[in-house]
RNA sequence: GACUCAUCGAGACCGGCUGAGGGAAAGGCCCAAUGAAGCCGGGGCAACCUACAGAAUUAACCAUUCUGAAAGGUGCCAACUCCUGCGGAGUGUUUUGCACUUCCGAGAGAUGAAUG
Numbered sequence: 001g002a003c004u005c006a007u008c009g010a011g012a013c014c015g016g017c018u019g020a021g022g023g024a025a026a027g028g029c030c031c032a033a034u035g036a037a038g039c040c041g042g043g044g045c046a047a048c049c050u051a052c053a054g055a056a057u058u059a060a061c062c063a064u065u066c067u068g069a070a071a072g073g074u075g076c077c078a079a080c081u082c083c084u085g086c087g088g089a090g091u092g093u094u095u096u097g098c099a100c101u102u103c104c105g106a107g108a109g110a111u112g113a114a115u116g
Base pairs, nucleotide, nucleotide: 002115004113005112006111007110008109013042014041015040016039017038021031022030023029026084027083028082043077044076045075048073049072052068053067054066055065056064081108086105087104088103089102090100091099092098093097
């Protein structure tokens, strides 16, 4: 990097160095010298994987599901994936065009795990 599956409206900072950008891309709209992004030290959030404990199930084990805790592997710590675009539905208006993202789906993206 590819592919498959799952989740994505919750949650989480304090310093040091540095010095102008960042929020994936596009259009918006935000954040930022009261210090962006990055690096370092410490802290935290969460429960995807692994290990652990309990319950259900079973003759029993394995597997599966639920609950708990959170040592290990990741990830994350502005805003709904910040909003939107594409398709469908809805509401208002009625000038048949416009407005609204109100809902559903797809696409794209992020994270985890498996495969090769």
Predicted 3D model of a 116-nucleotide RNA (SAM riboswitch aptamer (S box leader)) from Woeseia sp.
It was read from a public genome assembly, where an Rfam model found it.
Its mean pLDDT, the model's own confidence on a scale to 100, is 83.
The source organism's lineage runs through Bacteria, Pseudomonadati, Gammaproteobacteria, Woeseiales and Woeseia.